RNA sequence: GAUUUAUAAAGAAGAGGGAAGAGAGCAGGCUCCGCGAACCUCUAGCAACCAACAGUACAACUGAAAAGGUGCUAACUCCUGCCCAGUUUUGGGAUAUAUAAAUU
Repeated sequence: GAUUUAUAAAGAAGAGGGAAGAGAGCAGGCUCCGCGAACCUCUAGCAACCAACAGUACAACUGAAAAGGUGCUAACUCCUGCCCAGUUUUGGGAUAUAUAAAUU
């Protein structure tokens, strides 16, 4: 990188470095940002996918916990784009993306 499955309306920030951009890509919006963005480091926290634990417990399922492996800590995955219904607001689905686990 590819495939499969699951989840995506909730939750959780400070310091130091750093310099002007950032919100995945394209387009259109909107927003954040020199009262210091991205990114890096440290600390703290959130969540509970895997592992571990309990339920007679292998699988599946449920529960609790948070010392292990990840992930995350502006805005619904920031919103829209394609399809269906309604058509003023909207709802459902698909695609894409992100994360986890497994396989390759």
Molecule: SAM riboswitch aptamer (S box leader)
Organism: Pontibacter ruber